[in-house]
Context: one part of a larger RNA
RNA sequence: CUGGGUGUAAAGGGAGCGUAGACGGUGAUGCAAGUCUGAAGUGAAAGUCCUGCUUUCAAGGUGGGAAUUGCUUUGGAUACUGUUAGGCUUGAGUACAGGAGAGGAAAGCGGAAUUACCGGUGUAGCGGUGAAAUGCGUAGAGAUCGGGAGGAACACCAGUGGCGAAGGCGACUUACUGGACUGUAACUGACGCUGAGGCGCGAAAGUGUGGGGAGCAAACAGGAUUAGAUACCCUGGUAGUCCACACUGUAAACGAUGAAUGCUAGGUGUAGGGGGUAUCGACCCCUUCUGUGCCGGAGUUAACACAAUAAGCAUUCCGCCUGGGGAGUACGGCCGCAAGGUUGAAACUC
Repeated sequence: CUGGGUGUAAAGGGAGCGUAGACGGUGAUGCAAGUCUGAAGUGAAAGUCCUGCUUUCAAGGUGGGAAUUGCUUUGGAUACUGUUAGGCUUGAGUACAGGAGAGGAAAGCGGAAUUACCGGUGUAGCGGUGAAAUGCGUAGAGAUCGGGAGGAACACCAGUGGCGAAGGCGACUUACUGGACUGUAACUGACGCUGAGGCGCGAAAGUGUGGGGAGCAAACAGGAUUAGAUACCCUGGUAGUCCACACUGUAAACGAUGAAUGCUAGGUGUAGGGGGUAUCGACCCCUUCUGUGCCGGAGUUAACACAAUAAGCAUUCCGCCUGGGGAGUACGGCCGCAAGGUUGAAACUC
C1' cells in the first nucleotide's frame, strides 16, 4: 500500500465559513476522451508453460505452439462516466404571510441580599467548631431601627423547556442585528454536498495596558488537628474574579458518537407552527411538519447497549488509528510578551 477499524478496547479534528480537489438530481441532442469490441504493427533471442522428436531412461539437446496481461495506429459501438448546446423541477435558493425563542452586541434602568460607613436605641458579649483557639468587643461590638455609598450576581417564573455551529446564553426596557421553523407554491433552474491548505470563532485559568474592587478567594499569615500536617476545619487575606482594549488557543471543548443525503415496526411525553373535527368560544379528538426526551421490535454489537436524534441498511467527502512504556518527551520548524501551544521522533525496555 491493500485490507480492517474509529460510543466504552488505539482512533472523530473544539467548532464554523470556505479555496483546490473528490463526488453529484431528471429527460432528450451532438461528440467519442474514459469504457467495450474488431484488425494491423510491435512486444529480440534464450528463459517459462504445453506438446513432438532425440541421448536405451534421465538431466540435457532440438522442432512447433502458447503466454508475453503492454504500447502504437486504425475501423466500429454509445448503456455508463466525461464533454457540447439546450430543457425540467423533486435537491438548493429567493419572494410573500405568520408565530416562537436566556441567539448576538450596545445603552439605560430595578428590587432583594452581602459588606463597610454615619446616626439612634442598648449592654456584655459576638464569632467560630467535632471540641476549641486565633479574630472582633466597655475607645461600646454583636443585636435592632433609620440614612446615604459601592460592587457583583439576577431568587420565584424554571421545565431531560427554549436559542445558538461550537464555546455558550437567564431581572427589566429600548433602538440595532444573525439564524431557524410553519404556510403558500409566485420566482431562479442543479446554482448542490464534502472540504487538504487557508480564514475568522473558541469555557476557565493565564498575560499586557488602564480602570474597578462588595462578596468570594490561589499565594501568604495565624489558630487548630496530627507522630508530623507545607493539607482537610477555623480566623484573616493578595493576585484573580468585574469593565475596556489587545494577546493566549487549550479542556472529560463529551453524546467520549465528523458532515451530508436517502431508506427501514411501533408506543408515549414535551416545545413551536399548520390543517381538519367540534363548539357561541376556550377545551377535547384526529392529522401533519420541525425540535427535544423516554420505552421498544427488526437489525447491529465482544458485551454494555444503540435502535427514524442509529451504534441499522446504503452512498459521497474529510479527520484519525495500527502493542505497552519511553512520550505528547527530545531535536528542529512555525506561533506566542511570557506561560506555553502546535507539528512530533529515536535509542532503550517489556
Molecule: small-subunit ribosomal RNA, central domain
Organism: uncultured bacterium